[in-house]
Molecule: transfer RNA
Organism: Acidimicrobiales bacterium
RNA sequence: GCCCGGAUAGCUCAGUCGGUAGAGCAACGCACUCGUAAUGCGUAGGUCACCAGUUCAACUCUGGUUUCGGGCUCCA
Numbered sequence: 001g002c003c004c005g006g007a008u009a010g011c012u013c014a015g016u017c018g019g020u021a022g023a024g025c026a027a028c029g030c031a032c033u034c035g036u037a038a039u040g041c042g043u044a045g046g047u048c049a050c051c052a053g054u055u056c057a058a059c060u061c062u063g064g065u066u067u068c069g070g071g072c073u074c075c076a
Stems, first nucleotide, its partner, number of pairs: 001072007010025004019056001027043005049065005
């Protein structure tokens, strides 16, 4: 330098032809318990890496940027 894949909640990850984003764990509250843990029920938490474009509508499509991982080349 070229190619491929990833970036979504605090963490690990889903999201099936574009139609207003979810799970598990963690956190918090309540119940249960003498108390804690476990368990059950509930609550909160997201500028979907960033910037543009297309569209009535974009996590999803197109272009660019940043960053992480992998592969190829190593010529000057």